[in-house]
RNA sequence: GAGUUUGAUCCUGGCUCAGGAUGAAUGCUGGCGGCGCGCCUAACACAUGCAAGUCGAGCGGAAAGGCCCUUCGGGGUACUCGAGCGGCGGACGGCUGAGUAACGCGUGGGAACAUGCCCCAAAGUGAGGAAUAACUGCCCGAAAGGGUAGCUAAUGCCGCAUAUGAUCUUAGGAUUAAAGGAUUUAUCCGCUUUGGGAGUGGCCCGCGUACGAUUAGGUAGUUGGUGAGGUAAAGGCUCACCAAGCCCACGAUCGUUAACUGGUCUGAGAGGAUGAUCAGUCAGACUGGAACUGAGACACGGUCCAGACUCCUACGGGAGGCAGCAGUGAGGAAUCUUCCACAAUGGGCGAAAGCCUGAUGGAGCGACGCCGCGUGCAGGAUGAAGGCCUUCGGGUUGUAAACUGCUUUUAUAAGUGAAGAAUAUGACGGUAACUUAUGAAUAAGCACCGGCUAACUACGUGCCAGCAGCCGCGGUCAUACGUAGGGUGCAAGCAUUAUCCGGAGUGACUGGGCGUAAAGAGUUGCGUAGGUGGACAAGUAAGCGAAUAGUGAAAUGUGGCGGCUCAACCGUACACACUAUUAUUCGAACUGCUCGUCUCGAGAAUGGUAGAGGUAACUGGAAUUUCUAGUGUAGGAGUGAAAUCCGUAGAUAUUAGAAGGAACACCAAUGGCGUAGGCAGGUUACUGGACCAUUUCUGACACUAAGGCACGAAAGCGUGGGGAGCGAACCGGAUUAGAUACCCUGGUAGUCCACGCUGUAAACGAUGUGUGCUGGAUGUUGGGUGACCUAGUCACUCAGUGUCGUAGCUAACGCGAUAAGCACACCGCCUGGGGAGUACGGCCGCAAGGUUGAAACUCAAAGGAAUUGACGGGGGCCCGCACAAGCGGUGGAGCAUGUGGUUUAAUUCGAAGCAACGCGCAGAACCUUACCAGGAUUUGACAUGGGCAAGACGCGUCCAGAGAUGGGCGUUCCCGCAAGGGCUUGCCGCACAGGUGCUGCAUGGCUGUCGUCAGCUCGUGUCGUGAGAUGUUGGGUUAAGUCCCGCAACGAGCGCAACCCUCGCCUUCAGUUGCCAUCAGGUUUGACUGGGCACUCUGAAGGAACUGCCGGUGACAAGCCGGAGGAAGGUGGGGAUGACGUCAAGUCCUCAUGGCCCUUAUGUCCUGGGCUACACACGUGCUACAAUGGCGGUGACAGUGGGAAGCCAGGCAGCGAUGCCGAGCCGAUCCUGAAAAGCCGUCUCAGUUCGGAUUGCACUCUGCAACUCGGGUGCACGAAGGUGGAAUCGCUAGUAAUCGCGGAUCAGCACGCCGCGGUGAAUACGUUCCCGGGCCUUGUACACACCGCCCGUCACACCAUGGGAGUUGGUUCGACCUUAAGCCGGUGCGCCAACCGCAAGGGGGCAGCCGACCACGGUCGGGUUAGCGACUGGGGUGAAGUCGUAACAGGUAGCCGUAUCGGAAGGUGCGGCUGGAUCACCUCCUUU
Repeated sequence: GAGUUUGAUCCUGGCUCAGGAUGAAUGCUGGCGGCGCGCCUAACACAUGCAAGUCGAGCGGAAAGGCCCUUCGGGGUACUCGAGCGGCGGACGGCUGAGUAACGCGUGGGAACAUGCCCCAAAGUGAGGAAUAACUGCCCGAAAGGGUAGCUAAUGCCGCAUAUGAUCUUAGGAUUAAAGGAUUUAUCCGCUUUGGGAGUGGCCCGCGUACGAUUAGGUAGUUGGUGAGGUAAAGGCUCACCAAGCCCACGAUCGUUAACUGGUCUGAGAGGAUGAUCAGUCAGACUGGAACUGAGACACGGUCCAGACUCCUACGGGAGGCAGCAGUGAGGAAUCUUCCACAAUGGGCGAAAGCCUGAUGGAGCGACGCCGCGUGCAGGAUGAAGGCCUUCGGGUUGUAAACUGCUUUUAUAAGUGAAGAAUAUGACGGUAACUUAUGAAUAAGCACCGGCUAACUACGUGCCAGCAGCCGCGGUCAUACGUAGGGUGCAAGCAUUAUCCGGAGUGACUGGGCGUAAAGAGUUGCGUAGGUGGACAAGUAAGCGAAUAGUGAAAUGUGGCGGCUCAACCGUACACACUAUUAUUCGAACUGCUCGUCUCGAGAAUGGUAGAGGUAACUGGAAUUUCUAGUGUAGGAGUGAAAUCCGUAGAUAUUAGAAGGAACACCAAUGGCGUAGGCAGGUUACUGGACCAUUUCUGACACUAAGGCACGAAAGCGUGGGGAGCGAACCGGAUUAGAUACCCUGGUAGUCCACGCUGUAAACGAUGUGUGCUGGAUGUUGGGUGACCUAGUCACUCAGUGUCGUAGCUAACGCGAUAAGCACACCGCCUGGGGAGUACGGCCGCAAGGUUGAAACUCAAAGGAAUUGACGGGGGCCCGCACAAGCGGUGGAGCAUGUGGUUUAAUUCGAAGCAACGCGCAGAACCUUACCAGGAUUUGACAUGGGCAAGACGCGUCCAGAGAUGGGCGUUCCCGCAAGGGCUUGCCGCACAGGUGCUGCAUGGCUGUCGUCAGCUCGUGUCGUGAGAUGUUGGGUUAAGUCCCGCAACGAGCGCAACCCUCGCCUUCAGUUGCCAUCAGGUUUGACUGGGCACUCUGAAGGAACUGCCGGUGACAAGCCGGAGGAAGGUGGGGAUGACGUCAAGUCCUCAUGGCCCUUAUGUCCUGGGCUACACACGUGCUACAAUGGCGGUGACAGUGGGAAGCCAGGCAGCGAUGCCGAGCCGAUCCUGAAAAGCCGUCUCAGUUCGGAUUGCACUCUGCAACUCGGGUGCACGAAGGUGGAAUCGCUAGUAAUCGCGGAUCAGCACGCCGCGGUGAAUACGUUCCCGGGCCUUGUACACACCGCCCGUCACACCAUGGGAGUUGGUUCGACCUUAAGCCGGUGCGCCAACCGCAAGGGGGCAGCCGACCACGGUCGGGUUAGCGACUGGGGUGAAGUCGUAACAGGUAGCCGUAUCGGAAGGUGCGGCUGGAUCACCUCCUUU
């Protein structure tokens, strides 16, 4: 920097990614070279070989070899040299990191020390002695090894002498050395004593160096002193005695983890992480203990003891220690050769030659890392083939290849051939390098391609298989899976995994926060430690600053220069850095410290003021309840409605009286007091604090405050009282599906008092305390000062308490002198959500519980504020046949029709709340037709293209068949002179046709619906960080976002309205088929004819209506109300017209279309059947139930339309449907054509003269054909039905209701649909309610938007975890027992060479024994930690389980604390909070 919480936004906040790194590992791949690196795990066990020896110039010597001699037995020599004595070295080098939280390490200092070899200096090196290995003999033993007797040397050992010196000292003195060897005879190497040096080592101190307080107290040689011992050396290092100290909140002790550092990785830095290789230090050497030797060890390749393990054994005993180099096994994801050489560098010994050296130098193995090189270069288009994609044109792979030319790093072969070495000596190594030859020859992969993140298509798959770092992909068009083509990135590597830093300002020193996101402890009060601290002056110099000096090893790092062809790598007697620290000197502003002073902070004094501040005692009235008595009678109480309950045993009501407890109306307020919790009748007593004024005193006495002490609502607990009302629990009654609730009747703890405990609340201003600074306005409480026109106002001021607001702050909301502004001081707290304020542990509590307070696991979010919607059993305003007021229906009957269901071979398919259901279907007997059965067919019923043949491929006719179809006979094209062309049919073969097959959730188009509702948006501007807002809100008004006014908006668009059609009035024009007033004719009396176009009408163009006029009202507006005129009046009636969008609404079966599927079938043709089925259920209709009617008669008045395979006048036949004949009309001409309700008569309330279903018989029409399955007619039959439950529909005027007529479809078939006219009502008070809608506002945890979200129990599966009788280990502590080896002490009667002594003996020593200490081990008891554990507790996770519905207005506002109850969410009581809505009232503020 990016991704990820949301519909979108800003913020908070976590998770994730891009970078770098590695001693790595894994997958795929692999040409070369250089330089590095290579058991991170089992400090597990180790076969085999090697890793520390050397000196003959210290010694006695001669086992082996050489040489010489030999009598072959042997001898000599010392060229050498095994073993031995002796010296030096085995304390270095090499390995490892177990232990260690420590003076272990780092850094800087210090004093009380040692020091072999080396250097310098001084002095010395005389004279003696006694032994002992080797060796020889004997003995024991399997071996390892040992014993005994004898011989011998020394630079081995011991006296003596000497003492420069050294040590001790009582200052007189005492004690104390030595070794020789070689030789060229001149020296060299040694030895002894002492002093000094260098380097090395031991010790001490300051500072630094991990986590945990769920480790808070630890310590008995402990702390100090005196004395002694011990050590190389200071010291409780050890011991005796004395004192009682010492360490610790600046973290002792304990637990866990860990070698430390230079450095390394990362980072802008500060930091964080790390401590491989290289270098410094420490520690360890199978485990534990111990000392010896030595200059140096408590000793990796030494010793002793104990233990475990392994091996040998003759069973008696022995041997061993790879954390050296190789190597083996084991463990593990994982880490090399049993190589070469001492040539170089270095080490040990030696005088030296030299020997030894798995240190080291090299090689080998491993892409483990870094660096370098290569796998070719140039040309080459017809853009080859192949692959992939395709819109079929092409594109891409791609100059890529082929092909042509060139080059040779690498490779292979041959030749020459180093440096590293000094005078010589080369493991590496015939290596590096150089030269020549051959020939593009020997050499490319891996990951990725949805976003982050560079790179896209096809196919396969179909929530499968799979992918995934986060978000997330996959349910039939997947750029996200798999494959391919193409592309991107890196490249001998590339990815993945693991780990670290970064990004992460998510631990904030640099550099964060805490009103609402996580976070101010309940509150102070007091206050300890600690931190911080007013003014002036002087001193000091700890902090601070400067200078100088030392250190900060080398390597590493940075810059320069240089060497390998470059680089990595290496060198540098170049410089810097190493941010640190020590020492010395100087400075004195600030902080500190010391001393002196000051008054502004703080406190005190004096005088006043207000107050529900606290404690105790006393006291008052109203009310409730109960009791007593009276009056009085049937109810009362309670609720949404009821019931339980009380009451005739007298309630309720009412009057009087009494008792008792609790709380204090009005005043009363956003008022007052108090640190907070909290405090309210009155009086008294005691008592705390605050404020104001005066400016008298003290003189910084201050602020904060971890721990600590005290206080702390309600509930709760203990003891004892009290108990009126209220009231958890509980009992009833209701409500309900249930109701462990809400409501009701009761009612116990409790509420009250005293004393004691508890210690928590939404203990809130969700805002720690203190101090200072920073515009205002306006209320209110307490005090003071001043002014004036003095009894009220104004101005100022101090202390509180509110509101609004400037700057500023804030993510926003908001805060705003009572800060959430600007600063300072101190304290507390936070670091994703859940798990969880849980578990365990500690502390407190009588208990309830409180306090402190995790982890595993799990999620990618959880959250704050604000925005737009949607929603609300929120509010306000408004509209609609929405309700109401009316009229008529549906729901009941029969029938028609559609649907569901059922049935069926099939009952084709679709439509599904409104907005499917007389819908697609404006008309299923065949056809339609998509369905079923059967029969056929395969380039096809239909289109285009090729070849062949024939031709009007048509007409007529015959046969088979259910038909499709098949077969036969007859007849037979056009244009053109011709070539040829056109058209049609048949056959052949291939492309293809065809599909009412699937997906309306891939689509276009069309349509429904909200809704003819009044809305939906945009540009610019403005406001806001932003989503967005404003405009579009507000006051009026309208049918309307219609118009007016106002306004940070001004305009505009799609909608509304208007423009269009039609009806209503008039005018003009035009009159045939229409009309007939006037004139005429005729008489058939009909505009029939002449004629005319006045009227009606027809159909074209105009006019007319605009709130235009008047009055009222309104705001001088828009408009509204009334009136006039007018055919029509405020949109005149009706129609067409349907904004942005919603419903993944409907339709792939109208049509079109992507994808998929079928292709002798899911296509096509045919016959028959089905779509017409029928226990049933629903919708829409028709006809009725009758008298507002039926029947009969009569006979007047319409309009829209339609008509040639037609409408049919008229006539005839028939009861009739209809048939026959037949005029007119392609229609303002003819026909349909009769309109019906109306009127008159009759019937008289009945299953009827209502109703017509059903059924029988007989006809008729259409049509190839009326069986399944059409319509009509006549006669006969004459069902249900007497106005319809719950419920529900339509309609506001020429409307409803009622009456008929026409048309489309159509051969025929209409109760449906679309139209037409006739007759022609009732009612609307009004907007409380139901439904739908619009605007504003409010809440929201909803945004798939309430058909939303979401809580808990129960059941199932999985996961981690707590408890748990116990059990198995580790570790640690205390007490006791035991005591190996060993040092020390004692003893030492056994034993012993040096010295003394003539000897005896002495001195000295050794073994042995005893004692002290002590490892391992044992017994007992604690602490702590880990594993397992029947059973058990909660927790987490899990597309579709159960019960309810607690939360979000959530239907009882919610939440917090507490108590209690309940399957569960939860309910209820008490107190608290607003993080509750709504209504009303009050008060305040702002503006005018």

Predicted 3D model of a 1488-nucleotide RNA (small-subunit ribosomal RNA) from an uncultured bacterium. It matches the Rfam family "Bacterial small subunit ribosomal RNA".